[in-house]
Molecule: Guanidine-I riboswitch aptamer
Organism: Anaerobacillus arseniciselenatis
């Protein structure tokens, strides 16, 4: 310089923050353990929510070999689907993050 689907989607999870629930603090109202309003995430809370290329289970899909037969863009079976050190900085959501930019910038 060229060559790959270095593939798609779910599920959880590490991790995340605060818009909603919750929960708690001030204050002010009710004669009742209510509502209202500022506020607190150094309040995660067996609520919800985001969430990994290099993390987890699986489903598709690709490949390779084989079996059937109606012989075909057909059914089916087993494997196979690897590696993956990584910043800063910007972006989005109500913020934010191992999201996204990104198998980026480097690094070997």
């Nucleotide at each position: 310089a060229u060559a790959a689907c270095a593939g798609c989607c779910u599920u959880c999870u590490a991790g995340g923050g605060u818009u909603c629930c919750g929960u708690u603090u001030c204050a002010a109202u009710a004669u009742a353990u209510u509502u209202u309003g500022a506020g607190a995430g150094u309040c995660u809370g067996u609520g919800a929510c985001c969430a990994a290329g290099a993390g987890u289970a699986g489903g598709c899909g690709g490949c390779a070999u084989g079996a059937a037969c109606a012989a075909g863009u057909u059914u089916u079976a087993u494997g196979c689907u690897a590696c993956a050190c990584g910043g800063a900085g910007g972006g989005a959501u109500a913020a934010a993050a191992g999201c996204c930019c990104g198998g980026g910038a480097g690094a070997u």